[in-house]
RNA sequence: GAAGCGGGACGAACGAUCGCCGGCGGGGAAUAUCCCCGCGGGAGGAAAGUCCGAGCUCCACAGGGCAGAGUGCUGGGUAACACCCAGCGGGGGUGACCCCGGGAAAGUGCCACAGAAAGCAAACCGCCCCACACGGGGUAAGGGUGAAAGGGUGAGGUAAGAGCUCACCAGCUCCGGCGGCGACGCCGGAGGCUCGGUAAACCCCGCUUGGAGCAAGACCAAAUAGGGGGGUGCUUGAGGACGGCCCGUCUGAAGCCCCCGGGUAGGUCGCUGGAGUGUUCGGGUAACCGGAUGCCUAGAUGAAUGAUCGUUGUCCGGCCGGCGGGUGACCGCGGCGGGAAACAGAACUCGGCUUACAGGCUUCUUUCUCAG
RNA sequence: UGGGGGAUCGUCUAACGGCAGGACGGCAGACUCUGGAUCUGCUUGUCGAGGUUCGAAUCCUCGUCCCCCAGCCA
Numbered sequence: 001g002a003a004g005c006g007g008g009a010c011g012a013a014c015g016a017u018c019g020c021c022g023g024c025g026g027g028g029a030a031u032a033u034c035c036c037c038g039c040g041g042g043a044g045g046a047a048a049g050u051c052c053g054a055g056c057u058c059c060a061c062a063g064g065g066c067a068g069a070g071u072g073c074u075g076g077g078u079a080a081c082a083c084c085c086a087g088c089g090g091g092g093g094u095g096a097c098c099c100c101g102g103g104a105a106a107g108u109g110c111c112a113c114a115g116a117a118a119g120c121a122a123a124c125c126g127c128c129c130c131a132c133a134c135g136g137g138g139u140a141a142g143g144g145u146g147a148a149a150g151g152g153u154g155a156g157g158u159a160a161g162a163g164c165u166c167a168c169c170a171g172c173u174c175c176g177g178c179g180g181c182g183a184c185g186c187c188g189g190a191g192g193c194u195c196g197g198u199a200a201a202c203c204c205c206g207c208u209u210g211g212a213g214c215a216a217g218a219c220c221a222a223a224u225a226g227g228g229g230g231g232u233g234c235u236u237g238a239g240g241a242c243g244g245c246c247c248g249u250c251u252g253a254a255g256c257c258c259c260c261g262g263g264u265a266g267g268u269c270g271c272u273g274g275a276g277u278g279u280u281c282g283g284g285u286a287a288c289c290g291g292a293u294g295c296c297u298a299g300a301u302g303a304a305u306g307a308u309c310g311u312u313g314u315c316c317g318g319c320c321g322g323c324g325g326g327u328g329a330c331c332g333c334g335g336c337g338g339g340a341a342a343c344a345g346a347a348c349u350c351g352g353c354u355u356a357c358a359g360g361c362u363u364c365u366u367u368c369u370c371a372g
Numbered sequence: 373u374g375g376g377g378g379a380u381c382g383u384c385u386a387a388c389g390g391c392a393g394g395a396c397g398g399c400a401g402a403c404u405c406u407g408g409a410u411c412u413g414c415u416u417g418u419c420g421a422g423g424u425u426c427g428a429a430u431c432c433u434c435g436u437c438c439c440c441c442a443g444c445c446a
Stems, first nucleotide, its partner, number of pairs: 001368004006363003010359001012312007020042002023039007044343001048354002051352005056213004063247004068209005073087005088101005102204002107202002109198003124143002126139005151169006170194002172191008217269004227260006239251003262445003276295008314340003318336003322333004373442007382396004390426001397415006419435005
């Protein structure tokens, strides 16, 4: 210098004018209301997708079982998680680094086409033996098919062959020792044991799991046709207690369910300060935890948080009797006058994940090339 | 705002994880003096991107678009 890898923080700033939303204070009027004045406040890193986890609220201060759903290496963090941190094993990359994660040696299913044979192994060609031949038998070394063909190399062995036997190598299972909290690693021994893939197929094992969601829920007000039809039940229990079934508990009667029709669609609370955040100190490898000290100010409900102008900054072209560097192409600085600026908008609140994003900033690190 | 469901030729609709088929369309040809009907042939598709698998319309994840339901009197 070029090309990358992994993080972090930002996501224009200031001012003026005119508005919008809600809060506080003051004043006025025809006083549940309206008008005027003043003060201070008003979107994000993802407010998004609604994919997980919680708080909160109601339904039994949430009961038992089955079924279902979710999750899945180990240890830790946390209110909790499918998140985060640290490790372990496997795979990919020259590397920084990235991706994956229970069990296929419990059972069942599936493995199209091709191929002789696809999970009990299997004989198409080839090889060997018998036979004149048809054919019969042996053989998984070689060929060919396939995503996948039942360890590899060599020697012995044999009619030809084959873990059939042996040596070495790779893997698996079992036993023992050592290290580690553990996943696991290392060492030694035994067994020819060589066992296909798929669980984002059923399933098995471990763990978690009651349901619904702020249109939860509480209160006030308004309105009337509390109407019609059907079904079901009336204490031997319909129905309800918000996914299904069984049990149990509570509740329960002219009730409950369905269809048709009618009215109303306003307000108050919930509603914003909380597992919050900056700096610093201590503990911890880290996630995170604890202490001290500061900081905070949307709360709308067809839904406010905006528009215009000016100055400055960032980036990109153009121009210059300008300045500096270079042999030069050109580069840097300055001036003039233009252009561009993303993804996206709170709706009960948090912790995460995922997805979208113009533009630069910063930090760690890798590979290659050049120069010293 | 919350909850639920879906996406296959132009339209409607099939497909145990194993060559994406059918009907109506459209186009061309044949038949006819011409058109229709009929016959023959062709055209065109798994919403997009990753992953699991030998193999994905189908299974998993993320995104895009569409549809449905939800107040009170009750």
Molecule: RNase P RNA; transfer RNA
Organism: Candidatus Adiutricales bacterium